[in-house]
RNA sequence: AAAGUUCUUCGGGGUUGGGUGUAAUUCCCUACUGGCAGUGAGACGGACGAAAAAGAGUCCGGCGAGUCUGCGACCCGUAUCCUGAGAAGGGAUACGGCUGAACCGGUCGAAAUCCGGUACCAACAGUACAGUCUGGAUGAGAGAAGAAACCG
Numbered sequence: 001a002a003a004g005u006u007c008u009u010c011g012g013g014g015u016u017g018g019g020u021g022u023a024a025u026u027c028c029c030u031a032c033u034g035g036c037a038g039u040g041a042g043a044c045g046g047a048c049g050a051a052a053a054a055g056a057g058u059c060c061g062g063c064g065a066g067u068c069u070g071c072g073a074c075c076c077g078u079a080u081c082c083u084g085a086g087a088a089g090g091g092a093u094a095c096g097g098c099u100g101a102a103c104c105g106g107u108c109g110a111a112a113u114c115c116g117g118u119a120c121c122a123a124c125a126g127u128a129c130a131g132u133c134u135g136g137a138u139g140a141g142a143g144a145a146g147a148a149a150c151c152g
Stems, first nucleotide, its partner, number of pairs: 005148006017029003031132002033122002035071004042063001044061005066120002075097009102118005124135003
């Protein structure tokens, strides 16, 4: 130093314009959005690079996938505990389950990630049927950053 421990902070975006209708940001046309980590031939910035310029190369940095891999949220179940008169209901913790969607062309030694084109997907509850409104949620969380002491 790393790992571990404790603490702090941070940690999700989006309905434009029109149509139908008594009623729709929910239907239809159009518009818009893309959590976290990984991978990633890429462009960019910086350093080194003969005195200067240029440059092969090397190193460092952040960026770089909604639909590739893994994870989170939501939902379901089991166990334990708390609450409760209670096998109701509510809550906490742990474990388990569930959990969406991509092709074609181009470049190339090599692309599910680049470039171009065309598609597709998006929990639950409410309500005229919702990825975008309202709500659980001033919640939870993958994780990110920082601090401290300890160890060495």